[in-house]
RNA sequence: GGGGAUAUAGCUUAGUGGUUAAAGCGCGAUUCUUAUAAAAUCGAAAUCGAGAGUUCGAAUCUCUCUAUCCCCA
Numbered sequence: 001g002g003g004g005a006u007a008u009a010g011c012u013u014a015g016u017g018g019u020u021a022a023a024g025c026g027c028g029a030u031u032c033u034u035a036u037a038a039a040a041u042c043g044a045a046a047u048c049g050a051g052a053g054u055u056c057g058a059a060u061c062u063c064u065c066u067a068u069c070c071c072c073a
Stems, first nucleotide, its partner, number of pairs: 001072007010025004018056001027043005049065005
C1' cells in the first nucleotide's frame, strides 16, 4: 500500500427497515434464613464506534472516517 472481519448495558451476545433495542452473567432492593449462599420477585443500566446520505421510518441499506483483529504485498 491492497483486501476482509468486528464495533450494541460493566462483561458476553441476540436483534438483516416498522409497537418501549432483547437475553445471560454481573450490580441494587425486597422476600426467605440466626447469618451468608442458593432460590423467587422487582429495579437501574446501551439514543447501537463518529459523521453524512437514502427512506414516511435506519442498530439494520449506502458513503467517508476512527479503533481493534486477520490475510496479501
This is a predicted structure of a 73-nucleotide RNA (transfer RNA) from a Candidatus Falkowiibacteriota bacterium.
Its Rfam family is "tRNA". It is annotated as a transfer RNA.
The source organism's lineage runs through Bacteria, Bacteria candidate phyla and Candidatus Falkowiibacteriota.
The sequence is in RNAcentral, with records from ENA.